Predicted 3D model of a 521-nucleotide part of an RNA (small-subunit ribosomal RNA, 5' domain) from an uncultured bacterium.
Context: one part of a larger RNA
Parts: sequence; structure tokens; C1' cells
RNA sequence: GGACGAACGCUGGCGGCGUGCCUAAUACAUGCAAGUCGAGCGGACCCUUCGGGGUCAGCGGCGGACGGGUGAGUAACACGUGGGCAAUCUGCCUGUCAGACUGGAAUAACGCCUGGAAACGGGUGCUAAUGCCAGAUAGGCAGCGAGAAGGCAUCUUCUUGCUGGGAAAGGCGCAAUUGCGUCACUGACAGAGGAGCCCGCGGCGCAUUAGCUAGUUGGUGGGGUAACGGCCUACCAAGGCGACGAUGCGUAGCCGACCUGAGAGGGUGACCGGCCACACUGGGACUGAGACACGGCCCAGACUCCUACGGGAGGCAGCAGUAGGGAAUCUUCCGCAAUGGGCGCAAGCCUGACGGAGCAACGCCGCGUGAGUGAGGAAGGCCUUCGGGUUGUAAAACUCAGUCACCUGGGAAGAGUGGUAUGGGGAGUGGAAAGCCCCAUACGAGACGGUACCAGGGGAGGAAGCCCCGGCUAACUACGUGCCAGCAGCCGCGGUAAUACGUAGGGGGCAAGCGUUGUCC
Repeated sequence: GGACGAACGCUGGCGGCGUGCCUAAUACAUGCAAGUCGAGCGGACCCUUCGGGGUCAGCGGCGGACGGGUGAGUAACACGUGGGCAAUCUGCCUGUCAGACUGGAAUAACGCCUGGAAACGGGUGCUAAUGCCAGAUAGGCAGCGAGAAGGCAUCUUCUUGCUGGGAAAGGCGCAAUUGCGUCACUGACAGAGGAGCCCGCGGCGCAUUAGCUAGUUGGUGGGGUAACGGCCUACCAAGGCGACGAUGCGUAGCCGACCUGAGAGGGUGACCGGCCACACUGGGACUGAGACACGGCCCAGACUCCUACGGGAGGCAGCAGUAGGGAAUCUUCCGCAAUGGGCGCAAGCCUGACGGAGCAACGCCGCGUGAGUGAGGAAGGCCUUCGGGUUGUAAAACUCAGUCACCUGGGAAGAGUGGUAUGGGGAGUGGAAAGCCCCAUACGAGACGGUACCAGGGGAGGAAGCCCCGGCUAACUACGUGCCAGCAGCCGCGGUAAUACGUAGGGGGCAAGCGUUGUCC
């Protein structure tokens, strides 16, 4: 000198864009943060023009594994980078091929009985499905046999003969004669995106940590997984790692990046983006394409709350907010209008993601606090050798322009919609209708916000401080004080003329900031 998620002191006009618990991964009052589908199903209730419409718990489906938070743990294939999987999985989406046949048994809701203070149950009877089960069909899978090709080993790929396993026959619209369309469904192959596993290399302090290791190292059999593997287990062998730093201890999420520097390098890992880990603490599995699952379940523990003492309920490291800790870090705001996500044919519903507004000079950037003229160099202040010098064109005065703020008026873009109605066209089929795709016209949705912006109005009116002036280092005098009071980054000032302390005048620097402290280069 630069930088900061800063804090503190003094001061403080406006706007834009960012940023805002670095400490106690401490404890949490309250509200909200994940639902949706009645076009899967039976039912209850309400309305009805008797055509139908609506609301709801339950069964069922999809989603709650995303999005959002935090950095505790982790020195590790956690991360980065480059590879491998002849050792793997993949819901929704896209493409291609084939299919959707025949049956059955239950169970919530509901009715009745009943337990409990509650949370929540128990018994019995009935019923439905895109819920569940059985069978048929089969180009895929597994085993056995034969043949061919290929590869880095185990092996892989293709052709062919015998055994096990799948459909929702659903919903809706149109036509109504079997049909058409659409959304779903099943099997197989491929893709895209996602995930899992393995490996080379790389990134930390201590040797005042020198030895470490029993599932330990390898093998065989078995189990387990989507999959390789000592991942697990039984047996066998005695191995494996280490001064090229094992093991131990301490510290720490990693990276893109950020700060600094001419660079090499050094430091950092806030915001934004990628990956990982965690969700009161510890452990466990269930469901599922995917979890060992923040707002799911079970067990144990600590803590808090309710209780009729028998037993129950809870988890803000989501958004706000509270207490505490701390030098220190915000509103219990508005809206789903946009973008994105979940569900749904859709209308739509949900969305503290997100879009915005609020608070804070916390940061960066921009603007303003006026401009021109104005010497008798006014008054006042300060200094003085008493002549004067300086403050100083500074003020006053005159003439102006009106930025920001204030008042009045107008007033957005962000909106392409989706959908409905009408018209036209297209693909596909044997005809129609409906449906699908495209185009045109009309209707039509804004939290921010009466905001940005524009126009008009009045009047210099409402808007400057902070630090420093001994040298380093730019800027000097007077008075007070008298090794006192005090200053200080280093050198050092102060003991009677102090440019170094305090005050004043003057000056220098920066400026809505200026200094100080802390940290890094």
C1' cells in the first nucleotide's frame, strides 16, 4: 500500500447493486416451510333445474431421497484431476418391438359391541379398486448340452435344443355394432440424465509420536449385495504396513474460486457454483427405482412438556422470531405475478425454493450539500517588530441554474401465457365424431407498486464531518502546564519560552465518511 462476512469511537443527505451469528452443531414459545389426484375405489354429507355439481375422512397412486439449512464429524478414494467396471443399478423422460387373456380371496372406510384421562386402540359383521393372489401366453433371465467369433485373466458376444417367472380385462372423451382417440399399464432392447464401486496422481503440523496390525495379510468353501471385495462366516497358511515417515497425537469439510503479489509464491475456503458429511446424542432396520431418510418408523440416553400417575408428546444446523453466549450480524413482512419444483387430462392446488419489500454507511459504485461576479481586502477572530500580516473572493451583496430531497399530476416494461370461444390448416387412418399438432382473432392474469420513469411548482432554501500538523510524513504559531497532567506505530516528547501534552487561530489529508483495533499478503 491492498484486502475484509468485520467490530469500536466521532459523524451522517440521497440512490443503485451486493452483503449481513465468523461465538453456543446452545436451548427453543408461536406461525408457516410437502403435498396432490374424485378422470383409480367404495362410502358419508350438502346443493340440485333431477341432467348433474360440490365437500370430506378412508383404501389406492405419485411425490415426501428434490428443493432449503449447517460444517459438528472426517487426514479419508472425503475432495480435485485422469482413468476403469469382461464387477453394476436406474422411477419419471425419449426411441423401437411385442402385449394387455382367464379366474380368485381379502381388507379399511362403514354398522354393532367395547378399553383408555389422553395419545391411541380391541373384537365382530359387510364392501370396492389402477390394492393383493393364482393360472395362461413370452424374443428377456437362470441351469444343462452343441457350435462359432472375440478379448488383458476370471471370461464376453452370437446361433440353436429342455425347466421357473409378468399385464390395470383400468379411467376418461367421442361414436355407439365389434370401434377411434387420449392418459395410464406390462415385457424386452437402446438412449439420456442420475447413482454405486475400483485405481494412478495431488493438496497439513508434530519424530520432544518409531514401531503398528488378529479379520490382521492371503487362500479355499459358504453367505450377502444391483455389483467386485476379509463385506460377513468356517477352516487353512503366516502374513501385511513402516525413515519414500507406518502408527499415534493435534488441527481441518474439499474444490471452482477469493485476497495479495510483476511473477514465482503466500494466505483464505464468507457470498455464488460443484462434491461430501450431518439433522437432539448413539444404534437399527422398514418402505421404495432411489434413504439407513432434517419437518418417516423402532430402541436406548439426556432434556422439555402433558397426565386422571396407568401412560403419553417433542426435536428450527428450513423462513421469520425468542432467550443465552458474544466486540458483533436483520422483519414473528408481501406474493405465487415471474422462474423452477410436486401432483393432476386439465382447471387448478401446494411451494418461507423463489420473486420482492423492510432494517443496517457492512461493502462497492454514482450523485448532492450550489455556480458566476464580487476589495473599501468590511466586521469579528488570531498573530504582531504596532507599521502591519492572516483568515480571504472567503463572507455580505448582485446575477443565475435547478441535480437530490419536498409538493402536484401522469405512469410502466417485466405477460410469452395456460385456458375458453370462433375460424383455418396439418399428421394419421377405411368413414365420422372426439382427441393430437400448428396458425389467426377475441376475452384474459402484476406481489413489487401508484414503485421506476416523465412533466410541472416554489425557494439557496433541508444536507460535512473526521483524522493529522517533531522526523519517518503533507501541514506552525500563540497561550496554558512545568518529568505534573499527559502523548506515543518506531525513534522518543514533558523537569518555566514545548512546532511532540491541553486549548485557540491557521494549515495539511480524506470525505458521507474519517480514524482506531484485529487478521492476511
The full RNA is in RNAcentral, with records from ENA, Greengenes and SILVA. The prediction has a mean pLDDT of 85.